Source information
A computed fold for a 91-nucleotide RNA from Thiobacillus sp., annotated as c-di-GMP-I riboswitch aptamer. Of the family's consensus pairs, 89% are formed in the model. The organism belongs to Thiobacillus, within Bacteria. The sequence was found by an Rfam model in a public genome assembly. It matches the Rfam family "c-di-GMP-I riboswitch aptamer". About the family: GEMM was predicted in a large-scale screen for bacterial structured RNA regulatory elements.
C1' cells in the first nucleotide's frame, strides 16, 4: 500500500425545522439545530431524480438600442457508482 473495521484516541461533518440573505425556479450561502454519517472529505465524469425553457434560456458582439449564432441551460455529491485526498486501529 490494498482490504477490514469504528472498538481504542482525537474528533469531524450536519437532516428536518427556524431566522437572514440570493436565485424565475430546483437550490446555494450565514447563524440556530441534531436526524444521522467511517469518508455526510473534494470533484458533476456515468446513471439517476428536480428546477426553467421557445411571448424561453444560453452564448458572442456593444456605451445603449439593436443584431448574430446554439437548442437547451441549470441544481443535487446527505440517491448510486466511478476518479482524487485522509485520522485511528486490525490483518
Nucleotide at each position: 500500500u490494498a482490504c477490514c473495521g469504528a472498538a481504542c484516541a482525537g474528533g469531524g461533518c450536519a437532516a428536518a425545522c427556524c431566522c437572514g440573505c440570493c436565485g424565475c425556479g430546483a437550490g446555494a450561502c450565514g447563524g440556530g439545530g441534531a436526524c444521522g454519517c467511517a469518508a455526510a472529505g473534494u470533484u458533476a465524469c456515468c446513471g439517476g431524480u428536480c428546477u426553467c425553457u421557445g411571448u424561453u434560456a444560453u452564448u458572442c458582439c456593444a456605451c445603449a438600442c439593436a443584431g448574430a449564432a446554439u437548442a437547451g441551460a441549470g441544481a443535487c455529491a446527505g440517491c448510486g457508482g466511478g476518479a482524487c485526498c485522509g485520522c485511528c486501529g486490525g490483518c